[in-house]
RNA sequence: CGCCGAACCCGGCCGCUCGGCCGGGACGGGGGACCCAUAUCUUGGGGCGAAUCCCGGUGUGACCGGGUAGGGCACCUUCCAGCCCGAGCCCGUCAGCUAACCCCGCAGGCGCCGGAAGGAG
Numbered sequence: 001c002g003c004c005g006a007a008c009c010c011g012g013c014c015g016c017u018c019g020g021c022c023g024g025g026a027c028g029g030g031g032g033a034c035c036c037a038u039a040u041c042u043u044g045g046g047g048c049g050a051a052u053c054c055c056g057g058u059g060u061g062a063c064c065g066g067g068u069a070g071g072g073c074a075c076c077u078u079c080c081a082g083c084c085c086g087a088g089c090c091c092g093u094c095a096g097c098u099a100a101c102c103c104c105g106c107a108g109g110c111g112c113c114g115g116a117a118g119g120a121g
Base pairs, nucleotide, nucleotide: 001111002110003109004108008025009024010023011022012021013020014019027105028104029103030102031101036096044094045091046090047089048088053067054066055065056064057063070085071084072083073082075119076118077117078116079115080114
């Protein structure tokens, strides 16, 4: 100076001046009627997230490999090229949608901007 992500901004107090706590705003997520719709009753069910699914290595598993739905890459959109991800965690037998209403998060991890057209500033 930027990237992934909701994870940023403002005010106050404290502080070992990286930060901690409180409040507010922005942003993000969950629960929650009628109506409508549908599922489960162990093969449990569900949530966040792009991160699902298939095949093989194995008789199973751990693990490894290949592919894939999907996702990301320096103002925005589209096209071309290239590179990368395609995880993990949580609830705990319970939750569809859902107005009013209620609750929660506001982290963490990284590296350095190819081309063309149009637009914005």

A computed fold for a 121-nucleotide RNA from a marine sediment metagenome, annotated as c-di-AMP riboswitch aptamer (ydaO/yuaA leader).
The RNAcentral record of the sequence draws on MGnify.
Its mean pLDDT, the model's own confidence on a scale to 100, is 84.